Annotation
Bacterial RNase P class A from a Limnochordia bacterium, 333 nucleotides, folded computationally. Its mean pLDDT, the model's own confidence on a scale to 100, is 80. The model forms 96% of the base pairs in the Rfam consensus. It matches the Rfam family "Bacterial RNase P class A". Rfam classes the family as a ribozyme. Taxonomically the source falls in Limnochordia (Bacteria, Bacillati, Bacillota). The sequence is in RNAcentral, with records from ENA.
RNA sequence: AGAGUAAGCUGGACGAUCGUGGGUCAUAGACCCGAGGAAAGUCCGGGCUCCACAGGGUAGGGUGCUGGGUAACGCCCAGUGGGGGUGACCCCAAGGAAAGUGCCACAGAAAGGAAACCGCCCGGAAGGGUAAGGGUGAAAGGGUGCGGUAAGAGCGCACCAGCAGUCAGGCGACUGACUGGCUAGGUAAACCCCACCUGGAGAAAGACCAAAUAGGAGGGAGAUGAGGUUACCCGCCGAUCCCUCGGGUUAGGUCGCUUGAAAUAUCUGGUAACAGAUAUUCUAGAUGGAUGAUCGUCCUCGACAGAACCCGGCUUACAGGCUUACUCUUAGC
Numbered sequence: 001a002g003a004g005u006a007a008g009c010u011g012g013a014c015g016a017u018c019g020u021g022g023g024u025c026a027u028a029g030a031c032c033c034g035a036g037g038a039a040a041g042u043c044c045g046g047g048c049u050c051c052a053c054a055g056g057g058u059a060g061g062g063u064g065c066u067g068g069g070u071a072a073c074g075c076c077c078a079g080u081g082g083g084g085g086u087g088a089c090c091c092c093a094a095g096g097a098a099a100g101u102g103c104c105a106c107a108g109a110a111a112g113g114a115a116a117c118c119g120c121c122c123g124g125a126a127g128g129g130u131a132a133g134g135g136u137g138a139a140a141g142g143g144u145g146c147g148g149u150a151a152g153a154g155c156g157c158a159c160c161a162g163c164a165g166u167c168a169g170g171c172g173a174c175u176g177a178c179u180g181g182c183u184a185g186g187u188a189a190a191c192c193c194c195a196c197c198u199g200g201a202g203a204a205a206g207a208c209c210a211a212a213u214a215g216g217a218g219g220g221a222g223a224u225g226a227g228g229u230u231a232c233c234c235g236c237c238g239a240u241c242c243c244u245c246g247g248g249u250u251a252g253g254u255c256g257c258u259u260g261a262a263a264u265a266u267c268u269g270g271u272a273a274c275a276g277a278u279a280u281u282c283u284a285g286a287u288g289g290a291u292g293a294u295c296g297u298c299c300u301c302g303a304c305a306g307a308a309c310c311c312g313g314c315u316u317a318c319a320g321g322c323u324u325a326c327u328c329u330u331a332g333c
Base pairs, nucleotide, nucleotide: 001329002328003327004326005325006324007323008322009321010320012298013297014296015295016294017293018292020034021033022032023031024030025029036304040315041314043313044312045311046310047309048202049201050200051199055234056233057232058231060198061197062196063195064194065079066078067077068076069075080094081092082091083090084089095193096192100191101190102187103186104185117134118133119130120129121128122127142160143159144158145157146156147155161183163180164179165178166177167176168175169174206255207254208253209252216245217244218243219242220241221240227237228236262281263280264279265278266277267276268275269274
């Protein structure tokens, strides 16, 4: 100097005038605050409210290596195993195929409790032996080499992979060493098995106030149990429920509604995620739905894009600008 990897910040600013939602003071005004890093997706997890005094089971659904973090999670951190990259780093839908069922087209002789087409050897032939060589295929009875054999084959041996056992290390996933036998396809992102988790609904959730009316008429079911918690069953509670006709009110108001598993800084512990302590701060609460208009200056000349109960994540979109650490290449000292 170039090319990369990982993480972070910002994402228009300043001034004036008028306007605008909330709040405070008390008064016709003054002051304070006023959309995001994703507010998006509605994909997960919760808080909260109601069913509801509310238990158990089945179904259904979700997660899937180990340990830790968290209110919790399908999230985050650190590891183990596997894969990619020269590397910094990145990715994994990562339990079980000897519990069972299914699938592996075509080709091939044969595709899982599955083989002998060509070939090689013995034989006059019939036939027998073989799975080393060839062929088919994504995949063919562990791989390479040496010996041995009628020809071959873990038949024997050496090294390696797999499987089993023992010992050692580690909380654990797992790793290493030694011994043994000679070897037990793939697919569960197929059904399934195993382990763990799991009521439902949803701020238009809900609570309260105000106003008005006809406590109306008819029919059916009901303690031999109406109905009840948005799949079913058991348990539990327990007297009203359904249909038709008719009448009144109703788009009203207040709360929920923003102080929170909060943010920032420092210290301590921890590899880290994070936890604890101390101090400081209060940063939107609309509901026909608020932050806009004009002028001037600066500049990186402005991307993706607007809260609607709140919070922790994930995923997706994103012009430009700035910062830190690390890797590789080249040149010079």